The RNA shown here (small-subunit ribosomal RNA) has 1437 nucleotides and comes from Verrucomicrobiaceae bacterium E54.
It matches the Rfam family "Bacterial small subunit ribosomal RNA". Gene Ontology terms of the family: structural constituent of ribosome and ribosome.
It was read from a public genome assembly.
Taxonomically the source falls in Verrucomicrobiaceae (Bacteria, Pseudomonadati, Verrucomicrobiota, Verrucomicrobiia).

C1' cells in the first nucleotide's frame, strides 16, 4: 500500500417574547425467579414462597448385614417317641437337615446425599503459596502377623412400679461385643542398659479326617500411595470520620498443660508492649465465588435456577461416640411454643419431598418409579434411597407452529364521514376453486436395556476338573415415563385473535357527547360550548397468543468525567503565610534490577460467553472440539525511562560584597492647624438648625471677637490607576531597633528545590474581659419634626464604643469575585526603582537591560461578556473546592470560645426548574434632545341655583336591550301618547304576519253584510277573478307535508363597519455585511424640518406602506357665458320698488385658466440642506379649512342595522290584538339651557346676511282673534313664489333692589296636531313669581375671523318634550416670557429579577386547610459498656 474478515459509540422533550450556554427532571433500549389488568389454540425446552430462619396435621425422606452371635417363629424333609384308632392314616413330643422370616447383641452406614441463607466484614470466600507443625474409615501396593485364656451382658424367663412413656430387681446365655497373658520389625519412655505396646474370626472346596491343604471375605502392626480434610501466610473483598483513638490474655518472652497439629489455645511468672488517617476501634448492611444483566468499552448493578465453598438445623449452651460431628430426621441441660395425661408425669422440632395455616402483589401434586444414573449395606441375590428419573399444575420465560390459500367489483348490504357530488371500511365479505399443518376420530407403534442371573467351553489362581477372577458364546428375562413420541388413514375451512396506542417526544384522525365538570397525564401539559389530549364510535398505527401497566437494574447520563468534566460572572480557589507527612523533582556517570518490558513453566474446576462442527424435521435445548478466562506464582533475560546506592557538575536554589528607593514593622521623643472646654477682656440679642420648622442654647450676657490655658483624637496641602507589605493593611516630623524586595559584581555552596492533607502563626470593622483615657464623632436611649403611622431617613442632646496597655474572639463583597510555583508564546504606549550606552566640563534629551505597576490590543481562548507576556493562551507539578433549586450553611452530634458565636455538616419534605451571558421590547419618582392649548400667559365656562336631557341607583307586573376611565353618560335614538316596541298583564292564532316546493279541495278569490267581542279573533250569509294557442296556465282558498319565524344566547367562534393611541412620524422588506445565535446594520451619527422633510457622513445599497404633493372649499386676477341674478351710463315709469325697454361695465353666478416655486436680494452655515431679514405681490415660506388615518394596540364596540358558524325554542322564546310600561323618584353623577343683571332689562323707531327647505308641501296680500291661531288661497316642483334675521344703531324708561333682574312652580282660560293628548304632547293669554346676588375642593375649552357673543336654516317628523344634533351668516377680542414643573407623544442612551411587559414582578406577618419533619410531662421496648448476685447440663481435677 492492497485485499478479505470480524467488531464498532444515534438522540429527543422541558427554564425564554426569542437566543446561546450551564444545569437538573423526563422519554425512546435491553433485562427479570416477577406481580396486576384484558385476552387466551397447540407443542418443545426451562423456571416456579424473592415475604414469616413464622407455626406445622398426615404420609414418606437411612438403613442394611443370619457369610459375626445366641435365641424365637414358619415351611419342607429325615429318622424317632407317645396317643387315637379305621393298621396306615391323624394328632402330638423331643431331635437332625434344608429353606425362609426375624426382636435383640454385634459390624458398617447414619459426618454423604437433600434443604435454607438467619448469622458472618471474617483467612468466611476468591486466588497463589506453605505445612520439617498435621490427620485420613472404606480403596490400592508391599512386608509381617492372626497363639493362649477369662469375666460379663442384652435377648429370653420370673417378680415389681407406672395411665402412658418407660423403669427397677433376680436368675441364666452367645459372639467378629469386652478383658487379660504371650510375641514386638513399628511406636513410646530412657543417655544407655532396659521397660512398655496388637489381633477375630466367618464361609466355601478337596479327601488323605490332619496341629491337613486350599479359595474368598475379614482382623492386627508397619511402610508407601490415592483421596478427603485440619492449620498457616501474601494479595483481593461494601458504606460510614457527625465512629479517632483502641487493647490487659492485651503484645512479646520463659516454663508447663492441651490438641491430629503450630499457636495466649489455656495457665504461672517476667517485660510493657501491640494496632491506628495506607483508617485501628465502633456503627450499619451483607453469605462468598464461577457467573448473571447492562454497556462500544472502561465500568455499574446483582449473586434465582446450575456448579464450587462456608454457615445454620425451634432458641441458647454442652459434651459423648466415632476415621470424621460438637452431629437437620443422635444425646444432655435451660428457654419459648405446641401436643398427650389417670395431674403424678411424659412427648415433639418439614430451612428433606408433598401438603396445611399464616404473612403477602405473588410462586405448583398430600403424583408414579427405583426401569436408568448415583449412594448405603451385603460374598451375593437383593433391600433401602421424596438423591434421582418421570408425569401433573402455572403463557412465568425462551423457541417453534396454527387460526387458511388463490381468484373474486354492481366496488353489494351495514357502519362511519360528507362540501350531499361522494369518500372510506374494501378484495375485505358474499361467491368459485383448492389445501389439510395443529386440534378431533380410527389403526399401527418405539428408542432410552447396558447389565445382573443361568448354561457352555476357554484363560488365570490352585496339587486340583472344586471354588474364585477375567474375556467370549448361547438362553430366558428386567420400562416409571406410556399405548406417549413417531407413522398411516378419515372428515370438514370446519374448533382456534386479541391487547395497546393515535397533541409533541412517537408510527397512527375524524365525528358525537361533556363543558376547569367528569376525567387524562411518563415529561411538557389537556378540559372554562366548535377538545386529533376526557368518554364513545368509525378509521388508522404497533405488536401478536399475547398486549399493556407497575416495580427493580444497567443504558442513554461525558449527570462523579481512569478512558472522559469543571471552578472571573452559571455550583465551585481555602482570608493570608510558614511548614510536617505525602506527591513531584536539574545535568552527567557507574552499579543494582524494585517498578517496567520480553520469553518459559505451573495454575487459572466444570458449566457459562465466543468460534467451528454435530444431534433432536427447524429453533429454543443438548453434545463434541477449539479459543478464551485480560489473573496469580515461579523462573530466565533486557536496562531506555522511573526508583535505590555511589561519584561528579552548575544553569534551579541559596550565601557573600556594593548600592540606591520605599506611608513595610516596633518603641520612644517632638510639632503645628482645627474642634471642644475653662478663665479674662470687648460687646448685645439673638444663636443654632432645616425643604420649612421645632426641640436646644442665650439678658444669670450666648453667638461673634481678642488674649491666656487645659485636654484628647486625627495628621489638610504635598497625594499621583504613585510607593511598601504574604494578606489584613500602612500617610505630620525626628531618633533607635528591625523585616523584605530590587539592581550591579561576579566570588562561594553544590539540587540544598516546588507544592503542601493535618498543624502553627498572622488576620479590617464590629464584639467580649481587666485597667486607663475620653476633645470630636456616636449604636442604644431621650426629645423635636415628617408621616395615615414613622420603633426610619432630617434636627437637638447623648451612653457604650471609637483612643492606649494586656488578653480573648477569628469572621467580611477578607474581591482581581481569578490558589501557589516554573517554562514557552506577536506588539504599542504611560509610570515607579536601579543599571548601562552615546554625549557633555557635568548634565538633560535620546537608546538599551532588569524589576514593579497601569492602559490599548494580535494570535489563541471563551456560552457570551471579556482575558490577552501581570492570561481566563500553550504546557508541567502540587493543594483546595463543585455536582439541580429550596429546605440550609440550618437541625442533631462533635471541637473551640467568658459570651456573642465560629468550624465541621445532613435528612424528611417540596419544585421542574433555579441560573449565566447576550437580544428585542416595555418600564424607571434614570439621563440627553424635541413636540403638542401639555404647562405657563390670557379669555370664557363647568362644579353652587332652577329647568331640560342622559346615566347610576331605588322602585315596579314591566320600568325592553345595548354603551361603562380617557375612547359610556343631549350615546345607538335625524322625534317612545297608539304605532314604533324588542318589556309587562290579559284575550286570541298554530304551515302561521312573510318565502319556496309538493300533494289535495274548488259551495270559492275579491266584495258586501250580520252576530259576538275591548280589539284581534271566532261563527254565519253573499259571491266565480286574470290570461289563453281553449289543451291549459296563473292568482286565491281548504287540508296535509317539507318548512317558515325568533330584537333568544355567544362581538371571547366571525364578516363588515366604527372608536382609540394619532394626522403621532413612524412601520417594514430585498440583497449585502457582522454575530455560534436571538438579532444587528440600513432606520444610528452631525445638522435641519411640521415631518424617517432634506443635506452631509457612514458596510451598506436600494425599495415599499406612511409624510408631503395630486382632490374639494376659500382668498386675487383674467377669459368665456348673461337668466330667474345685476343696474354704471341711455330712455320710460311708480307712493315706493331693476318695475319696463335695454345693457355686460360692476356685483354675482359657474366653467376654464393664471398665480407662490425659498423663484429674487441680503446675512449666517460645510458656502449643503436650511434658517433669519427684505423686495415685489391679493396671498410668502404647508396662505386658511376640509377630505385623506401606515404596521399595529386595546380578545375596544356592535349577533339589536344587515350578513353569518354553532347552540337553543317550535299550539311557542313564533304571530295578532287591547291596555299598561320604556316618562315611574328619598338620592348621586355627566352634558346642556336660562339666569343671578346697568357692557343690563323694558318700550318705540331704523339697518345689514348666508346656508337651506318646500307639492298629502311652502303658503303672500286681505279679514277675525290680545295671542297661539282661524278664514281664505295670489304665487311657487323654485337665483323667479313663500320665510321679520338678531345682536346692532337712535330715542325713552328703570337706578342697584331679590328689583321693571330672574323666570321655576301652580291656578284658570284657550289654540293646534292626531282615531285618541288621563297616565304622557307642544303652543298662547291672564294670574302666580320659587331658587338664584357669579358659585368649595377640583376641573374644561380656546392661539384669529379663533375664543366669546347674536340670530337663521335644515334633517327626523301627523304633532312634539330641540334648550339636542348638523350647518350658515353677523359682531368680534386678549395672551404666549418661556419649556423648570403636570399630562400625552417621538428619537437616542442607561438600569432591570418586567415580557399578561410597572395596573409588572415580588417580600414578610396573620387567618384557614393539608402534608412532611422536629419538640413535649412521661411511659414502654431493644442494644451496648461497666460493676455485682444467682446459676442448669457438661468437661477437667
Nucleotide at each position: 500500500u492492497u485485499u478479505u474478515u470480524a467488531c464498532g459509540g444515534a438522540g429527543a422533550g422541558u427554564u425564554u417574547g426569542a437566543u446561546u450556554c450551564u444545569g437538573g427532571c423526563u422519554c425512546a433500549g435491553a433485562a427479570c425467579g416477577a406481580a396486576c389488568g384484558c385476552u387466551g389454540g397447540c407443542g418443545g425446552c426451562g423456571u416456579g414462597u424473592u415475604u414469616a430462619a413464622g407455626a406445622c396435621a398426615u404420609g414418606c425422606a437411612a438403613g442394611u448385614c443370619g457369610c459375626a452371635c445366641g435365641g424365637g417363629g414358619a415351611a419342607c424333609u429325615c429318622a424317632u417317641g407317645a396317643a387315637g384308632c379305621u393298621u396306615g392314616c391323624u394328632u402330638u413330643g423331643a431331635g437332625g437337615g434344608u429353606u425362609u422370616c426375624u426382636a435383640g447383641u454385634g459390624g458398617c452406614g447414619c459426618a454423604c446425599g437433600g434443604g435454607u441463607g438467619a448469622g458472618u466484614a471474617a483467612c468466611a470466600c476468591g486466588u497463589g503459596a506453605g505445612u520439617u507443625a498435621c490427620a485420613u474409615g472404606c480403596c490400592c501396593u508391599g512386608c509381617a502377623g492372626u497363639g493362649g485364656g477369662g469375666a460379663a451382658u442384652a435377648g429370653c424367663c420370673c417378680g415389681c412400679c407406672g395411665a402412658a412413656a418407660g423403669g427397677c430387681g433376680g436368675a441364666u446365655u452367645a459372639a467378629u461385643a469386652c478383658c487379660c497373658c504371650a510375641u514386638g520389625g513399628u511406636c513410646c519412655c530412657g543417655c544407655g542398659a532396659g521397660g512398655g505396646u496388637a489381633a477375630a474370626g466367618g464361609u466355601g472346596g478337596c479327601c488323605u479326617u490332619g496341629u491337613g491343604c486350599u479359595g474368598c471375605c475379614g482382623c492386627u502392626g508397619c511402610a508407601g500411595g490415592a483421596u478427603u480434610g485440619g492449620c498457616u501466610c501474601g494479595c483481593g473483598u461494601c458504606c460510614u470520620a457527625u465512629c479517632a483513638g483502641u487493647u490487659u490474655g492485651u503484645u512479646g518472652g520463659u516454663g508447663a498443660g492441651g490438641u491430629a497439629a503450630c499457636g495466649g489455645c489455656u495457665c504461672a511468672c517476667c517485660a510493657a508492649g501491640a494496632c491506628g488517617a495506607c483508617g485501628a476501634c465502633g456503627g450499619g448492611u451483607a453469605g462468598c465465588u464461577g457467573g448473571u444483566c447492562u454497556g462500544a468499552g472502561a465500568g455499574g448493578a446483582c449473586g434465582a435456577u446450575c456448579a464450587g465453598u462456608c454457615a445454620c438445623a425451634c432458641u441458647g449452651g454442652a459434651a459423648c461416640u466415632g476415621a470424621g460431628a460438637c452431629a437437620c430426621g443422635g444425646u444432655c441441660c435451660a428457654g419459648a411454643c405446641a401436643c398427650c395425661u389417670a395431674c403424678g408425669g411424659g412427648u415433639g422440632g418439614c430451612a428433606g419431598c408433598a401438603g396445611u395455616c399464616g404473612a403477602g402483589a405473588a410462586u405448583a401434586a398430600u403424583u408414579c418409579a427405583c426401569a436408568a444414573u448415583g449412594g448405603a449395606c451385603g460374598a451375593a441375590a437383593g433391600u433401602c434411597u421424596g438423591a434421582u428419573g418421570g408425569u401433573g399444575c402455572a403463557a412465568c420465560g425462551c423457541c417453534g407452529c396454527g387460526u387458511g390459500g388463490a381468484g373474486g367489483a354492481u366496488g353489494a348490504c351495514g357502519g362511519u364521514c360528507u362540501u350531499c357530488g361522494g369518500a372510506u371500511u374494501g378484495u375485505a365479505a358474499a361467491c368459485u376453486c383448492c389445501u389439510g399443518u395443529c386440534a378431533u376420530c380410527g389403526g399401527g407403534g418405539a428408542g432410552u436395556a447396558a447389565g445382573a442371573c443361568c448354561u457352555g467351553g476357554c484363560g488365570g489362581u490352585u496339587a486340583a476338573c472344586a471354588g474364585c477372577c477375567g474375556a467370549c458364546a448361547g438362553g430366558g428375562u428386567u420400562g416409571a415415563u406410556a399405548g406417549u413420541a413417531c407413522c398411516c388413514g378419515a372428515a370438514g375451512a370446519g374448533g382456534a385473535a386479541g391487547g395497546g396506542a393515535c397533541g409533541g417526544c412517537u408510527a397512527a384522525c375524524u365525528u358525537c357527547g361533556u363543558g376547569c365538570c367528569a376525567g387524562c397525564a411518563g415529561c411538557c401539559g389537556c378540559g372554562g360550548u366548535a377538545a386529533u389530549a376526557c368518554g364513545a364510535a368509525g378509521g388508522u398505527c404497533c405488536c401478536g397468543a399475547g398486549c399493556g401497566u407497575u416495580g427493580u437494574u444497567c443504558g442513554g447520563a461525558a449527570u462523579c468525567a481512569c478512558u472522559g468534566g469543571g471552578c472571573g460572572u452559571a455550583a465551585a480557589g481555602g482570608g493570608a503565610g510558614c511548614g510536617u507527612a505525602g506527591g513531584c523533582g536539574g545535568u552527567u556517570u557507574g552499579g543494582u534490577a524494585a517498578g517496567u518490558c520480553a520469553g518459559a513453566u505451573g495454575u487459572g474446576a466444570a458449566a457459562u460467553c465466543c468460534c467451528g462442527g454435530g444431534g433432536c424435521u427447524c429453533a429454543a435445548c443438548c453434545c463434541c472440539g477449539g479459543a478464551a478466562c485480560u489473573g496469580c506464582a515461579u523462573u530466565u533475560g533486557a536496562u531506555a525511562c522511573u526508583g535505590c546506592c555511589g561519584g561528579a557538575c552548575u544553569u534551579g536554589a541559596g550565601u557573600a560584597a556594593u548600592g540606591g528607593a520605599g506611608g513595610g514593622g516596633u518603641a520612644g521623643c517632638u510639632g503645628g492647624a482645627a474642634u471642644u472646654c475653662u478663665c479674662g477682656g470687648u460687646g448685645u440679642a439673638g444663636c443654632a438648625g432645616u425643604g420649612a420648622a421645632a426641640u436646644g442654647c442665650g439678658u444669670g450676657g450666648a453667638u461673634a471677637u481678642c488674649g491666656a490655658g487645659a485636654g484628647g483624637a486625627a495628621c489638610a496641602c504635598u497625594c499621583g490607576u504613585g510607593g511598601c507589605g504574604a494578606a489584613g493593611g500602612c500617610g505630620a516630623g525626628c531618633u533607635a531597633c528591625u523585616g523584605g524586595a530590587c539592581a550591579u559584581u561576579u566570588a562561594c555552596u553544590g539540587a540544598c528545590g516546588c507544592u503542601g492533607a493535618g498543624g502553627c502563626u498572622c488576620g479590617a470593622a464590629g464584639g467580649c474581659c481587666a485597667g486607663g483615657g475620653u476633645a470630636g464623632c456616636g449604636a442604644a436611649a431621650g426629645g423635636g419634626a415628617u408621616u395615615a403611622g414613622a420603633u426610619a431617613c432630617c434636627c437637638c442632646u447623648g451612653u457604650a464604643g471609637u483612643c492606649c496597655u494586656g488578653g480573648c474572639a477569628g469572621u467580611a463583597a477578607a474581591c482581581g469575585g481569578u490558589g501557589u510555583g516554573c517554562g514557552c508564546u506577536u506588539g504599542g504606549u504611560g509610570u515607579g526603582a536601579g543599571g548601562g550606552g552615546u554625549u557633555u566640563c557635568g548634565a538633560c534629551c535620546c537608546c538599551c537591560c532588569u524589576u514593579g505597576u497601569g492602559c490599548c490590543g494580535g494570535a489563541g481562548c471563551u456560552a457570551a461578556c471579556g482575558c490577552g507576556u501581570u492570561a481566563a493562551g500553550c504546557g508541567c507539578a502540587c493543594c483546595g473546592c463543585c455536582u439541580g433549586g429550596g429546605a440550609a450553611g440550618u437541625a442533631c452530634g462533635g471541637u473551640c470560645g467568658c459570651a456573642a458565636g465560629a468550624c465541621u455538616a445532613a435528612a424528611a419534605c417540596u419544585c421542574a426548574a433555579a441560573g449565566a451571558a447576550a437580544u428585542u421590547g416595555a418600564c424607571g419618582g434614570g439621563g440627553a434632545c424635541c413636540c403638542g392649548c401639555a404647562c405657563a400667559a390670557g379669555c370664557g365656562g363647568u362644579g353652587g341655583a332652577g329647568u331640560a336631557u342622559g346615566u347610576g341607583g331605588c322602585u315596579u307586573a314591566a320600568u325592553u336591550c345595548g354603551a361603562u376611565g380617557c375612547a359610556a353618560c343631549g350615546c345607538g335614538a335625524a322625534g317612545a301618547a297608539c304605532c314604533u316596541u324588542a318589556c309587562c298583564a290579559g284575550g286570541g292564532c298554530u304551515u302561521g304576519a312573510c318565502a319556496u316546493g309538493c300533494a289535495u279541495u274548488g259551495c270559492u278569490a275579491a266584495u258586501u253584510c250580520c252576530g259576538u267581542g275591548a280589539a284581534a279573533g271566532c261563527g254565519g250569509a253573499u259571491g266565480a277573478g286574470u290570461c289563453u294557442u281553449c289543451g291549459g296556465a296563473c292568482a286565491c282558498c281548504u287540508u296535509g307535508c317539507a318548512c317558515a319565524g325568533g330584537u333568544g344566547c355567544u362581538g371571547c367562534a366571525u364578516g363588515g363597519c366604527c372608536g382609540u393611541c394619532g394626522u403621532c412620524a413612524g412601520c417594514u422588506c430585498g440583497u449585502g455585511u457582522c454575530g455560534u445565535g436571538a438579532g444587528a446594520u440600513g432606520u444610528u451619527g452631525g445638522g435641519u424640518u411640521a415631518a424617517g422633510u432634506c443635506c452631509c457622513g457612514c458596510a451598506a445599497c436600494g425599495a415599499g406602506c406612511g409624510c408631503a404633493a395630486c382632490c374639494c372649499c376659500u382668498g386675487u386676477g383674467a377669459u368665456u357665458a348673461g337668466u330667474u341674478g345685476c343696474c354704471a351710463g341711455c330712455a320710460c315709469g311708480u307712493u315706493a320698488a331693476g318695475g319696463u325697454g335695454g345693457g355686460g361695465a360692476c356685483u354675482c353666478u359657474a366653467a376654464u385658466c393664471a398665480g407662490a416655486c425659498u423663484g429674487c436680494c441680503c446675512a449666517g452655515a460645510u458656502c449643503a440642506a436650511c434658517u433669519g431679514g427684505g423686495a415685489g405681490g391679493a396671498a410668502g415660506g404647508u396662505g386658511g379649512g376640509g377630505a385623506u388615518g401606515a404596521c399595529g394596540u386595546c380578545a375596544g364596540g356592535u349577533c339589536a342595522g344587515u350578513a353569518u358558524g354553532g347552540c337553543c325554542c317550535u299550539u311557542a322564546c313564533g304571530c295578532c290584538c287591547u291596555g299598561g310600561g320604556c316618562u315611574g323618584c328619598a338620592c348621586a353623577c355627566g352634558u346642556a339651557c336660562u339666569a343671578c343683571a346697568a357692557u343690563g332689562c323694558c318700550c318705540a323707531g331704523c339697518a345689514c346676511a348666508a346656508u337651506u327647505g318646500g307639492a298629502a308641501c311652502c303658503g303672500a296680500u286681505a279679514c277675525c282673534g290680545c295671542g297661539a291661531g282661524g278664514u281664505g288661497g295670489a304665487g311657487g316642483a323654485a337665483a323667479u313664489c313663500c320665510g321679520u334675521a338678531a345682536a346692532g344703531c337712535u330715542g325713552g324708561g328703570c337706578c342697584c333692589a331679590g328689583u321693571u333682574c330672574g323666570g321655576a312652580u301652580u291656578g284658570g282660560a284657550g289654540g293646534c296636531u292626531g282615531c285618541a293628548a288621563c297616565u304622557c304632547g307642544c303652543c298662547u293669554c291672564c294670574a302666580u313669581g320659587a331658587a338664584g346676588c357669579c358659585g368649595g375642593a377640583a376641573u374644561c375649552g380656546c392661539u384669529a375671523g379663533u375664543a366669546a357673543u347674536g340670530g337663521c336654516a335644515c334633517a327626523u317628523c301627523a304633532g312634539c318634550u330641540a334648550c339636542g344634533g348638523u350647518g350658515c351668516c353677523g359682531u368680534g377680542a386678549a395672551u404666549a416670557c418661556g419649556u423648570u414643573c403636570c399630562c400625552g407623544g417621538g428619537u437616542c442612551u442607561u438600569g432591570u429579577a418586567c415580557a399578561c411587559a410597572c395596573c409588572g414582578c415580588c417580600c414578610g406577618u396573620c387567618a384557614c386547610a393539608u402534608c412532611a419533619u422536629g419538640g413535649a410531662a412521661g411511659c414502654c421496648g431493644g442494644u451496648a459498656g461497666c460493676a455485682c448476685c444467682c446459676g442448669a447440663a457438661g468437661u477437667a481435677u